Predicted 3D model of a 73-nucleotide RNA (transfer RNA) from a Candidatus Parcubacteria bacterium. Model confidence (mean pLDDT): 80 of 100. Rfam family: tRNA. Its family is annotated with triplet codon-amino acid adaptor activity in the Gene Ontology. Rfam describes the family as follows. Transfer RNA (tRNA) molecules are approximately 80 nucleotides in length. It is annotated as a transfer RNA. The organism belongs to Candidatus Parcubacteria, within Bacteria. The sequence is in RNAcentral, with records from ENA.
[in-house]
RNA sequence: GGGCUCGUGGCUUAGUUGGUAGAGCACCUCCAUGGCAUGGAGGGGGUCAGGGGUUCGAAUCCCCUCGAGUCCA
Numbered sequence: 001g002g003g004c005u006c007g008u009g010g011c012u013u014a015g016u017u018g019g020u021a022g023a024g025c026a027c028c029u030c031c032a033u034g035g036c037a038u039g040g041a042g043g044g045g046g047u048c049a050g051g052g053g054u055u056c057g058a059a060u061c062c063c064c065u066c067g068a069g070u071c072c073a
Base pairs, nucleotide, nucleotide: 001072002071003070004069005068006067007066010025011024012023013022019056027043028042029041030040031039032038049065050064051063052062053061
C1' cells in the first nucleotide's frame, strides 16, 4: 500500500429483503427479611465510530474518513 470482516446504552450483544432501536448483566427506587444474599415490581441511560449522499423514511443501501482484527505484498 491492497483485500476481507467488524465498530449498536457501563459491559456482552440482537436487530441484514429500509418503516423509526431490543435483550441479558450492571446501575437507581420500592416491596419482602432484623440485616445480607436472593426474589418480585418499577425506572434512568444508546440515535447505532464520525461525516456526506440516496429515500417520504437509513443501524440497515452508496461514498469518504477514523479505529480494531485478519490475510497478501